[in-house]
C1' cells in the first nucleotide's frame, strides 16, 4: 500500500423572510374567536403489513377432531418464526458467510430426458464360459459363445449397492485379507446438540425425495382504533300518560252509500348525521456503573422527544461543499424483509514491500 470481512453511526449544514398544525402563558371578547409571546413538529426504514406482543370487544377457549405454523441445543425476552453463544453440515487461503437443520429400518406416493437397469436393483457393449451342450481330434487339446456365469472397465444419468492395494477366480465380487472409511455397543468429555486421536464387534446392513401424503414433538379462541367508550339534532319510527272522539278528515270514485287509514300536546328510551374521547409517558431516551462470552438484566441520575382526522411538518432568497439517495407518521411497540447518493468511525483477515 492494494485487496476484502464484521459491527456502529450520519442521511446536506448555516442564515433571513413569509407560511402550515400542536401545546403552554399574556391579552381581548357574553361566547366562537382574534392578537402578542415561548417550546416543541417524520424515518432508518415512517414502507411490505410478513411474524410477535400490548390494548379493546366477543366471549370464558376444559377435552377430542379438524386445520395452520414452528421443528438441531442452550439461554435471552411480554413474545416471536426474532435475537445471542454453540453443535453439525456446506463455501471462503482467512477474517467470516450461508443453511425449513426432527423422522426414509411404520405406510403409501414420485423420479422427466437419456439409459440395458431408477429398487423384490439391472446384463447394453466388454469379460469369462470352469460345468452342461455342440464341431472337430485317436487322444491331450482346440473351437463356438447355445444354456449360462461376471457390477472389475465402458457408456447414461442429479443419482447406479463404500474406496485402494495384494489375495483369489474361468472371469468376477467384502470372496479372504490389510489400511481407510461406515455402523452398533461401551467408557471419557460436554447441562446439551454433540465430539471422540479410547476399548470392543460387525464384512458392511433395507439407494434418493417429507418446502410429497404421511408419522412424531411443540405452538395457535375470534375479530380488530373503521377495536371501544361518551355526547346528542333534523327527519322517520317505538313506548307511556293526558286531551278529543263515531263527529271529522285523507284515499277510491263524476257523486252518494260502502270499504280502508287515522289526531293534538307533554314525556322517555334507542338510533343516525355531528362531536368528544381512545391519542401518545413508554417492555421510552441518554449518561454512569454492575453482572453475563454475548444477545440482555439490574440500580443510580437525567430528558420529555409529532399527535394531525381532508388530515401540519413546507416555499423561497443567499452562502458552503463532498451537491445531497430512498422515502412521509395516523392507536402503540419488538423483529423480519425489501429500497436506499454518499459518508464517518472501531475491530479483524490475506497479500506485497521496508524497518
Nucleotide at each position: 500500500a492494494g485487496a476484502g470481512c464484521u459491527g456502529g453511526c450520519c442521511a446536506g449544514g448555516c442564515a433571513a423572510u413569509c407560511g402550515c398544525g400542536g401545546c403552554c402563558u399574556c391579552u381581548u371578547u357574553u361566547a366562537c374567536g382574534a392578537g402578542a409571546g415561548g417550546c416543541g413538529g417524520a424515518g432508518g426504514a415512517a414502507a411490505g403489513u410478513c411474524c410477535g406482543g400490548g390494548c379493546u370487544c366477543c366471549g370464558c377457549a376444559g377435552g377430542g377432531u379438524a386445520g395452520a405454523g414452528c421443528g438441531c441445543c442452550a439461554g435471552g425476552u411480554a413474545a416471536c418464526g426474532c435475537c445471542u453463544g454453540g453443535g453439525c453440515g456446506g463455501c471462503g487461503u482467512a477474517a467470516g458467510c450461508c443453511g425449513a437443520c426432527g423422522g426414509a429400518a411404520a405406510g403409501u406416493g414420485c423420479a422427466a430426458c437419456a439409459g440395458a437397469a431408477a429398487a423384490c436393483a439391472a446384463a447394453c457393449c466388454g469379460c469369462c464360459g470352469a460345468u452342461g451342450g455342440c464341431u472337430u481330434g485317436a487322444a491331450a487339446g482346440a473351437g463356438c459363445a447355445c444354456a449360462g456365469g461376471u457390477a472389475a472397465g465402458g457408456g447414461u444419468g442429479a443419482a447406479a449397492u463404500g474406496g485402494u492395494g495384494c489375495g483369489g477366480u474361468a472371469a468376477g465380487a467384502g470372496c479372504g485379507c490389510a489400511c481407510c472409511g461406515c455402523g452398533c455397543a461401551g467408557g471419557u468429555g460436554g447441562c446439551a446438540a454433540c465430539a471422540u486421536u479410547c476399548u470392543g464387534c460387525g464384512g458392511c446392513a433395507u439407494g434418493g425425495u417429507a418446502a410429497a401424503c404421511c408419522c412424531c414433538g411443540c405452538u395457535c379462541g375470534g375479530a380488530g382504533c373503521a377495536a371501544g367508550g361518551c355526547c346528542a339534532a333534523a327527519u322517520a319510527g317505538g313506548g307511556g300518560c293526558g286531551c278529543g272522539a263515531c263527529a271529522g278528515g285523507u284515499g277510491u270514485g263524476a257523486c252518494c252509500c260502502g270499504c280502508a287509514c287515522u289526531g293534538c300536546g307533554c314525556c322517555c328510551g334507542g338510533g343516525u348525521a355531528g362531536g368528544c374521547u381512545g391519542c401518545u409517558u413508554g417492555a421510552g431516551g441518554g449518561a454512569g456503573u454492575u453482572g453475563g462470552u454475548g444477545a440482555c438484566a439490574g440500580c443510580u441520575c437525567u430528558c420529555c422527544c409529532a399527535g394531525a382526522u381532508g388530515a401540519a411538518u413546507g416555499a423561497u432568497u443567499g452562502u458552503c461543499c463532498a451537491c445531497g439517495a430512498c422515502a412521509g407518521a395516523a392507536c402503540c411497540c419488538g423483529g423480519c424483509u425489501u429500497a436506499u447518493c454518499g459518508g464517518c468511525c472501531a475491530g479483524c483477515u490475506c497479500u506485497u514491500g521496508c524497518u